Context: one part of a larger RNA
């Protein structure tokens, strides 16, 4: 240290967990939402009317017609799907880091502000009928709505053309103001109140259109920095520059026609190899060296290669088209797929987890909202994989017991160690209690703003009040009981720690020096000792 292996293993907290095959993937889930944009359909609490049956004589049940809260799954339409999540293959590059620039640019939703929203039209889904196909998926005819689509009107400002003035800049030119002409917009919906000629109108609110500014986000340019090899020395034709044209949001050989002959290079071009970059991380007194797991920023990629469409934004992981390889279905005509999302499987490998719970919190998308979705996230599970903490008892106890080992046979040592006596109960077990994480939202009252309004809406205050995956978890209390809990490596020197037996250059050890050929402190075992301790050793890598 993202480790692995060997032996061993009690608990908790917080982290981490395919470094190998960017190998192939069964299955489930990972992006939806809006009925307050729209038409049609299905179901339908309940209400009203009619009929029938039972009788308890005004109730129950059934049938039917109308209205209808609400719900459902398709379709048109809007927004989202370009975020979030994964991986590091490619890339030695303005890719990244840092410092600047754009007088060469874009920006949906959000905020501030100005101006507007007039009046028309024609379709296409859904649906119905017919019909093709094994399927995937279609075809023809007919009907229909819209915040879908298309003309027209209007144009404060906008864009373009012509032109004038002021002012500023390093240049191309920028900024401000005025005039002429031309071009180009829109969409309505809900709820409440008031009015109503019952068609609707006004108002509040959510949207819509054209501008101006902002915020946040992006695009482009440049200086400097960014691995190894010269056993790679020359490289380059859109190449270097210019003019005209095209293209882009935008400068530019970005593209194209013509013209010129340039451009780069021992300050290492080109070529080859390797590699995502950084904040950081490890180490070190520092300088430096090594590294780029987790977390955060940027970049690149989404089976391989290419392409565009839609859109504010993609050349788009769970979109489209083409080609290729692979897999699957097939009625052989034709189709379907892409886990480098979360789990999981096979394979590779020394080696890396659950096909778990919840949207309660944080955040994101949609929606007026209620709410829905969310393998983001929050949690739980597995692994001593790491760091940290705790425990495996504490005090007394010499007849220095027995046993073991050694012995000069006297004894020494294991050793206060055990037994035994007393105490405690962390942890574990059992029982009981039991959270923080939750504040919002919603209701009521009141104030302020808007408003004609005591309606509706927005904001404030007071009060009330729903919601917990984790989890009956943390934590607290009680009970019994030393009870449930110690290993690993080493002991020749470096290097803390020694004896006996076995073996006899054998078996073996070993990081280096080196041990072993009959008394081995170096091999193996035992006793003893030393070091660390839920770990200890070994191996790989780095300083």
């Nucleotide at each position: 240290c993202g480790a692995a292996c060997g032996c061993u293993g009690g608990c908790g907290g917080c982290g981490u967990g395919c470094u190998u095959a960017a190998c192939a993937c069964a299955u489930g889930c990972a992006a939806g939402u809006c009925g307050a944009a729209c038409g049609a359909g299905a179901a339908g609490a309940g209400a009203u009317g009619a009929g029938a049956a039972g009788c308890u004589u005004g109730c129950u049940u059934c049938u039917u017609a109308u209205c209808a809260a609400u719900u459902c799954g398709a379709g048109u339409g809007g927004c989202a799907a370009a975020c979030g999540g994964g991986u590091g293959a490619g890339u030695a590059a303005c890719g990244c880091g840092u410092a600047a620039g754009c007088a060469a640019c874009c920006u949906g939703c959000c905020c501030u502000u100005c101006a507007g929203a007039u009046g028309g039209g024609g379709a296409c889904a859904a649906c119905a009928g017919c019909u093709g196909g094994a399927a995937a998926c279609g075809g023809c005819u007919g009907c229909u709505a819209a915040u879908a689509c298309c003309g027209a009107a209007u144009a404060c400002g906008u864009u373009c053309u012509u032109u004038c003035c002021g002012c500023c800049g390093c240049a191309u030119g920028a900024c401000g103001g005025g005039a002429u002409g031309a071009a180009g917009a829109a969409a309505g919906g809900g709820a409440g109140g008031c009015c109503u000629u019952c068609g609707g109108g006004c108002u509040u609110u959510c949207g819509c259109u054209g501008g101006a500014g902002g915020a946040g986000g992006g695009g482009c340019u440049u200086g400097c920095g960014u691995c190894u090899g010269a056993u790679u020395a020359g490289c380059u034709a859109g190449u270097u520059g210019g003019u005209g044209g095209g293209g882009u949001a935008a400068a530019g050989g970005c593209c194209u026609a013509c013209c010129a002959a340039g451009g780069c290079g021992a300050c290492g071009a080109u070529c080859a190899g390797u590699a995502g970059c950084u904040g950081g991380u490890c180490u070190g007194a520092g300088a430096g060296g090594a590294u780029g797991a987790c977390c955060a920023g940027c970049c690149a990629c989404a089976u391989u290669g290419g392409g565009a469409c839609u859109g504010a934004g993609a050349c788009a992981c769970g979109g489209c088209c083409c080609a290729a390889a692979c897999u699957c279905c097939u009625a052989c005509g034709g189709g379907a797929g892409g886990c480098a999302g979360c789990a999981g499987u096979g394979g590779g490998g020394a080696a890396u987890u659950u096909u778990g719970g919840a949207c309660a919190a944080u955040g994101g998308g949609g929606g007026c909202a209620a709410c829905c979705c969310u393998g983001a996230u929050c949690c739980a599970g597995c692994c001593a994989u790491g760091c940290c903490g705790c425990g495996u008892g504490c005090g007394g106890g010499a007849a220095g017991a027995a046993g073991g080992c050694c012995u000069u046979c006297g004894g020494g040592u294991u050793g206060u160690a055990a037994a035994c006596c007393g105490c405690u109960u962390u942890u574990g077990u059992u029982a009981g209690g039991a959270a923080c994480g939750a504040a919002a939202a919603g209701g009521u009252a009141u104030c302020u703003g808007u408003g004609a309004a005591c309606a509706a809406c927005a904001g404030g205050u007071a009060u009330u009040g729903c919601u917990g995956a984790c989890g009956g978890u943390a934590c607290c209390u009680a009970a019994a009981g030393a009870a449930u809990a110690a290993g690993c490596a080493c002991c020749g020197g470096c290097u803390a720690a020694c004896u006996a037996c076995g073996u006899g250059c054998c078996a073996g050890c070993a990081g280096c020096c080196g041990c072993g050929g009959u008394a081995a402190u170096a091999c193996g075992u035992a006793g003893g000792g030393u070091g660390c301790g839920a770990g200890c050793g070994u191996u790989a890598a780095u300083c």

Model confidence (mean pLDDT): 82 of 100.
Small-subunit ribosomal RNA, 5' domain from an uncultured organism, 543 nucleotides, folded computationally.
It matches the Rfam family "Bacterial small subunit ribosomal RNA".